Predicted 3D model of a 72-nucleotide RNA (transfer RNA) from a Chloroflexota bacterium. Model confidence (mean pLDDT): 81 of 100. Its Rfam family is "tRNA". Rfam classes the family as a transfer RNA.
Formats: sequence, structure tokens, C1' cells
RNA sequence: GCCGGCAUAGCUCAGGGGUAGAGCACCGCUCUUGUAAAGCGGGUGUCGAGGGUUCGAAUCCCCCUGCCGGCU
Repeated sequence: GCCGGCAUAGCUCAGGGGUAGAGCACCGCUCUUGUAAAGCGGGUGUCGAGGGUUCGAAUCCCCCUGCCGGCU
């Protein structure tokens, strides 16, 4: 230099055009002499940045950034 993959909650990851989810973790309450466990409730997020397409974009297109891999 060229090619490909990944970037979504604190962590690990789903979601591939129709108003963003799971597990773990976290917070509140109940229970307990107390703690843990258990039960109930709570999403805590400008979906890496910018632009485009579309009635509508996490999702499709362009470009940039970061990380990983391959080729030279």
C1' cells in the first nucleotide's frame, strides 16, 4: 500500500428498514437479628464520528477514526 472483519448498556453479545433487547453486573423494595440467597420492580444507551438514500436508518450507500486478521 491492497483486501476482509469488528465497533450497540458497566461487561459479553443479539437485532440486517418501522419508534433498541438478552444474560451477567448495578439500583430500589420485600424477606432476615444481620449478611447472603430468593422474590418483585427499575434500562442506566445521542447504536464509534460526519454525510447521503428513504415517509422512516443501529440496519442500505460514501467517507473518516480505532481495533483485529490476511496479502505484498